[in-house]
Context: one part of a larger RNA
RNA sequence: UUGGGCGUAAAGCGUCCGCAGCCGGUUUAUUAAGUGUGAAAUUAAAGCCCGGGGCUUAACUUCGGUUCGUUUCACAAACUGAUAGGCUAGAGUGUAGUAGAGGCAAGUGGAAUUUCUAGUGUAGCGGUGGAAUGCGUAGAUAUUAGAAGGGAACCCAGUGGCGAAGGCGACUUGCUGGGCUAUUACUGACGGUCAGGGACGAAAGCGUGGGGAGCAAAUAGGAUUAGAUACCCUAGUAGUCCACGCUGUAAACGAUGAGUACUAAGUGUCGGGCAACCGGUGCUGAAGUUAACACAUUAAGUACUCCGCCUGAGUAGUACGGUCGCAAGGCUGAAACUC
Numbered sequence: 001u002u003g004g005g006c007g008u009a010a011a012g013c014g015u016c017c018g019c020a021g022c023c024g025g026u027u028u029a030u031u032a033a034g035u036g037u038g039a040a041a042u043u044a045a046a047g048c049c050c051g052g053g054g055c056u057u058a059a060c061u062u063c064g065g066u067u068c069g070u071u072u073c074a075c076a077a078a079c080u081g082a083u084a085g086g087c088u089a090g091a092g093u094g095u096a097g098u099a100g101a102g103g104c105a106a107g108u109g110g111a112a113u114u115u116c117u118a119g120u121g122u123a124g125c126g127g128u129g130g131a132a133u134g135c136g137u138a139g140a141u142a143u144u145a146g147a148a149g150g151g152a153a154c155c156c157a158g159u160g161g162c163g164a165a166g167g168c169g170a171c172u173u174g175c176u177g178g179g180c181u182a183u184u185a186c187u188g189a190c191g192g193u194c195a196g197g198g199a200c201g202a203a204a205g206c207g208u209g210g211g212g213a214g215c216a217a218a219u220a221g222g223a224u225u226a227g228a229u230a231c232c233c234u235a236g237u238a239g240u241c242c243a244c245g246c247u248g249u250a251a252a253c254g255a256u257g258a259g260u261a262c263u264a265a266g267u268g269u270c271g272g273g274c275a276a277c278c279g280g281u282g283c284u285g286a287a288g289u290u291a292a293c294a295c296a297u298u299a300a301g302u303a304c305u306c307c308g309c310c311u312g313a314g315u316a317g318u319a320c321g322g323u324c325g326c327a328a329g330g331c332u333g334a335a336a337c338u339c
Base pairs, nucleotide, nucleotide: 003311004310005309006308007293008292012307014200015199016198017197021193022192023191025087026086027085028084029083030082031081033080034079035076036075037074038073039072040071041070042069049065050064051063052062053061054060090190091187092186093185094183095182096181097180098179102176103175104174105173106172107171108170114148115147116146117145118144119143120142124135125134161168162167205246206245207244208243209242210241214240215239219235220234221233222232257306258305259304260303261302262301265284266283267282268281269280270279271278272277288295289294312339313338314337321332322331323330324329
């Protein structure tokens, strides 16, 4: 609980698509469902409410009356709805351009690490605060040449770009989504939001099969320490990579739902345009807002539409039930009790 809110105090679903629902530009005519006006019927009595009366007052009691609701009829036609017909400012399409790490697939190259082979070469290397474990005379480290394999993308690089979000960065090719600008040629409200539903969704994790260079949970050893199940060091397995399937969560953050309109300026940068200007992305700031911090045409300002969510703290995102999942667990989600 008909209230007030949701950047940081509790509170915006991780994101998008979208059925029902709710809301919806401009104009003409008709209609009369909503709406308004009038009349009639009904609304038992008592009670409630309003105005009087009676018990000294009050409670109590008595008289009168209105409102509301429902139904029917008549009238009105501004607004909402409905029907029919127009319009182009919303939305979409066409045409001509254009920027981009947007997505998917295939292929290619370079630097570096590691390993192996061969050469040179000799006693150390490595590591730390200092050491030790470790590696090395069976020739290491270093250096030269060659080979293999995997993974990641130096510089460019930018409060730069793209994407709904998650996210996207070597190069080439193919396929492919969206945006922006110009034009105003076409359609003619085709729109907004969206419970339920669907799709996508970092990392970690799971299943099957590959792969495994580097890094590295777990683990082992060496140190440190009173101890050291750690921080430091030497090793090192899952994993990280690929294919297919699952999981569906994050400080999934701008801690700020989506859309439309309006409300001072200045300035950096990206894309388009001859320009006026249009579209992004930042900073500083007016009015205004805010508890303050701050926000401020990319609003947290002024309004409207639709959805989600909050209602003292703990218990607790727990228990139980349901549902999804191979599992891990996810979603939904209390109470007793305590303060």
The part of an RNA shown here (small-subunit ribosomal RNA, central domain) has 339 nucleotides and comes from an uncultured rumen bacterium. The coordinates come from a structure-prediction model, not an experiment, and the mean pLDDT is 88. The RNAcentral record of the full RNA draws on Greengenes. Its Rfam family is "Bacterial small subunit ribosomal RNA".